[in-house]
Model confidence (mean pLDDT): 80 of 100.
This is a predicted structure of a 582-nucleotide part of an RNA (small-subunit ribosomal RNA, 5' domain) from Aspidosiphon parvulus.
Context: one part of a larger RNA
C1' cells in the first nucleotide's frame, strides 16, 4: 500500500502517484474604475425644464493575464544542493533623486493644433463560431503634430584689423541630457639650491639691494578601457527625451482685463541609484553496469584571429589557421519500476531502504517545431503549421486540447462531491468598493495519528486471606479480596432534541431545557489454545479422508494441532492476511 471481518463517542487528517504524461460530455477556474484618461445610451435619478448635475450599460484607452494551480513524462555532472562570480548582463513595478538649454525659411494656434475609429444608428451575408461586410456619426492620457515666455553670464574655436612685436581684438560658429566615433588631463620618494616673474615687508641714491610667502589636480575598487571632467564631430525619416493631460480647493495683485500670479494631488516622460527578480558562470558532491574500452573531429570536436548574432561572457554562428579535447581516478555507451534537494522509516556506533506527494529549484501542458505581443513567454484556459486523436455540418465549411476544480470512460490490487463562499490567508486590477475551483467551508473518508465508553457502588449469601480470641473444631468486626441471571437505589452518556453559541450561511464541537439503562438485548471484536508463543491432554464428529500447519509437524478409531460445543489466552474499537522494506 491493498484486502477480510468488525466498528459506539470525540479531535486532527492523507486521498486517481504506482497501471494509461491514456481519452474526455458539461459547468466553472482571469479579469479589472477611482475625486482624479474618454459619456451625446436620455438607460435611470433629479428638475418647472429635452438646462446643469448625479449614477452609469456598452465600447475605446491603461494594467494584469509570464503569478497561481496541476503533474513527474523527459532528464545521470544534466537537474539539484552547498560555495562563490557578474569589473561579462537585463530588469515592468516599488522607493529615493534629477529633468531653464528643443525653434533655425516664410508665417499670425499657444488659453490648446490635426485626421481617424469603436460603442451607437441603419442595410446585410452564412447551416454554423467569441465570423463579420458596406454606409452614417462622435471622443481621448488612443494615434499624430508642435510653439511661446523667463533664463545672468561664461567657455572653446576662428581670427578682419591695430601693434611699440610683448600684445589687443570687432564680426562669426559651437556649447542641455542621451546615441556613435575618435582624442585628452587624471601628478606623487624627500629636502635644499639656482634662474625669471608676481605679491607683501624693510632700506633707499627711485636705479636697485635684501628678507619672506605662495601655487592647482572629482570619487571609488585588490584590480578598469569604472564613474565623473574636457575637446572635435555624429545623431538614422521604420525619427530619443525635454507634459497641447485629469481632479480638489478656491486664494492673491491692481493696470479691472475674455488680465496676471499661485496651492495640494493624480497620471505620464527620460536618466541614475534602489527593490522585486532573472540570465549566465566557478569549485565540490549522484544509483547499477566492462556480456559497454576506447570516444569526439571537415554536419565544431579542442584552441587561436576576425566579423556577425545576442541583454551580456562564450564555437553561440560563419570564414581562415593550428591539431587538438576526454579516458582504467572508468571516458563513451547501455539500464533505471531515476525529476533533484529539504526530508521519511529503521537504527547502540557505523549503516540500510525510501523520498510521485503540501517547502525550495527544475521540466511539461497529446507529440515535435516555429512565432507575435510584451519589462518578462519560445506561453499553450495565445497564435501558426505538421503528426496522432477527435467534435458540429445543410458536405461548401467550422471549431478543439482537464498533467486547473468537480465529474465521466478506460486502466487496474489500488484512490472522494458535476456541493457552498470570497467571511479568513493572500494575490491581482484603473481599485478602501470588483474578481479569484489560489484559498477557505462542508460532503465522502477504519490512509494514518491523539483522547477515550461498553459500567460504578452498597447490602445480602457463599468462598478465601491476614488480625484478635480459642479446646486449633470454630467465633468476631473498628480490616479487606473474590464469586453470584439475589436485592437496592444512585450516576452517566450514546441517541432523540426546544434554545443559545459557532459560521459568510450552516454543520460539527463546546453549552443546554425535555425525553433517554437492568438479561442495563443500548449484547465487542478479531485471531488463537502441541512447541516457537500467553492459553485445555474437556466433550461430540472424522479416521493419512476431510482438513490444519509461516517452520517443526498433526490426521491411519481414545486427534492437547482437523470440524464443532464449552472453557481459556492475547490485543482491543480494533484485529487478521498478502506484499515491499529496516
Nucleotide at each position: 500500500u491493498a484486502u477480510g471481518c468488525u466498528u459506539g463517542u470525540c479531535u486532527c487528517a492523507a486521498a486517481g502517484a504506482u497501471u494509461a504524461a491514456g481519452c474526455c460530455a458539461u459547468g466553472c477556474a482571469u479579469g479589472u474604475c477611482u475625486a482624479a484618461g474618454c459619456a451625446c445610451a436620455u438607460a435611470c435619478c433629479u428638475u418647472a425644464a429635452c438646462a446643469c448635475g448625479g449614477u452609469g450599460a456598452a465600447g475605446c484607452u491603461g494594467c494584469g493575464a509570464a503569478u497561481g494551480g496541476c503533474u513527474c513524462a523527459u532528464u545521470a555532472g544534466a537537474u539539484c544542493g552547498g560555495c562563490u562570480a557578474u569589473u561579462a548582463u537585463u530588469u515592468a513595478u516599488u522607493a529615493g533623486a534629477u529633468c531653464a538649454u528643443a525653434c533655425c525659411a516664410a508665417g499670425u494656434u499657444a488659453c490648446u493644433u490635426g485626421g481617424a475609429u469603436a460603442a451607437c444608428u441603419g442595410u446585410g451575408g452564412u447551416a454554423a463560431u467569441u465570423c463579420u461586410a458596406g454606409a452614417g456619426c462622435u471622443a481621448a492620457u488612443a494615434c499624430a503634430u508642435g510653439c511661446g515666455a523667463c533664463a545672468c553670464g561664461g567657455c572653446u574655436c576662428c581670427g578682419a584689423c591695430c601693434u611699440u612685436c610683448g600684445g589687443g581684438g570687432a564680426a562669426g560658429a559651437g556649447c542641455g541630457a542621451g546615441u556613435u566615433u575618435a582624442u585628452u588631463a587624471g601628478a606623487u620618494c624627500a629636502a635644499a639650491a639656482c634662474c625669471a616673474a608676481u605679491c607683501g615687508g624693510g632700506c633707499c641714491u627711485c636705479g636697485g639691494c635684501u628678507c619672506g610667502a605662495g601655487a592647482g589636480u572629482u570619487g571609488g575598487u585588490g584590480a578598469c578601457u569604472c564613474u565623473g571632467g574636457a575637446u572635435a564631430a555624429c545623431u538614422u525619416c521604420g525619427a530619443u527625451c525635454u507634459g497641447a493631460u485629469c481632479g480638489c480647493a478656491g486664494g492673491g495683485c491692481c493696470u479691472u482685463g475674455c488680465g496676471c500670479c499661485g496651492g495640494c494631488g493624480a497620471c505620464g516622460u527620460a536618466u541614475c541609484u534602489u527593490u522585486c527578480a532573472a540570465g549566465u558562470g566557478u569549485c565540490c558532491g549522484c544509483c547499477c553496469u566492462a556480456u559497454c574500452a576506447a570516444c569526439u573531429u571537415u554536419c565544431g570536436u579542442c584552441g587561436g584571429u576576425a566579423a556577425g548574432u545576442g541583454a551580456c561572457c562564450u564555437g553561440c554562428u560563419u570564414a581562415c589557421c593550428g591539431a587538438g579535447g576526454u579516458u582504467g581516478u572508468g571516458a563513451c555507451g547501455g539500464g533505471u519500476a531515476a525529476c533533484g534537494g529539504g526530508g521519511a522509516a529503521u537504527c547502540a556506533g557505523g549503516g540500510u531502504u525510501c523520498g510521485a506527494u503540501u517547502c525550495c529549484g527544475g521540466a511539461g501542458a497529446g507529440g515535435g517545431a516555429g512565432c507575435a505581443u510584451g519589462a518578462g513567454a519560445a506561453a499553450c484556459g495565445g497564435c501558426u503549421a505538421c503528426c496522432a486523436c477527435a467534435u458540429c455540418c445543410a458536405a461548401g465549411g467550422a471549431a478543439g486540447g482537464c498533467a486547473g476544480c468537480a465529474g465521466g470512460c478506460g486502466c487496474g490490487c489500488a484512490a472522494a462531491u458535476u456541493a457552498c463562499c470570497c467571511a479568513c490567508u493572500c494575490c491581482u486590477g484603473a481599485c478602501a468598493c470588483g474578481g479569484g475551483g489560489a484559498g477557505g467551508u462542508a460532503g465522502u473518508g477504519a490512509c494514518g495519528a491523539a483522547a477515550a465508553a461498553u459500567a460504578a457502588c452498597a447490602a445480602u449469601a457463599c468462598g478465601g486471606g491476614a488480625c484478635u480470641c480459642u479446646u486449633a473444631c470454630g467465633a468476631g468486626g473498628c480490616c479487606c479480596c473474590g464469586u453470584a441471571a439475589u436485592u437496592g437505589g444512585a450516576a452517566u452518556g450514546a441517541g432523540u432534541a426546544c434554545a443559545c453559541u459557532u459560521u459568510a450561511a450552516a454543520u460539527c464541537c463546546u453549552u443546554u431545557a425535555a425525553c433517554g439503562a437492568g438479561g442495563a438485548u443500548c449484547u465487542a471484536u478479531u485471531g488463537g489454545a502441541g512447541g516457537g508463543c500467553a492459553a485445555g491432554u474437556c466433550u461430540g464428529g472424522u479416521g493419512c479422508c476431510a482438513g490444519c500447519a509461516g517452520c517443526c509437524g498433526c490426521g491411519g478409531u481414545a486427534a492437547u494441532u482437523c470440524c464443532a460445543g464449552c472453557u481459556c489466552c492475547a490485543a482491543u474499537a480494533g484485529c487478521g492476511u498478502a506484499u515491499a522494506u529496516u
Rfam family: Eukaryotic small subunit ribosomal RNA. Rfam 15.1 lists 75,755 matches to the family in 2,556 species. Clan: SSU clan. Gene Ontology terms of the family: ribosome and structural constituent of ribosome. A reference for the family is Cannone et al. (2002), "The comparative RNA web (CRW) site: an online database of comparative sequence and structure information for ribosomal, intron, and other RNAs", BMC Bioinformatics.
The organism belongs to Aspidosiphon, within Eukaryota.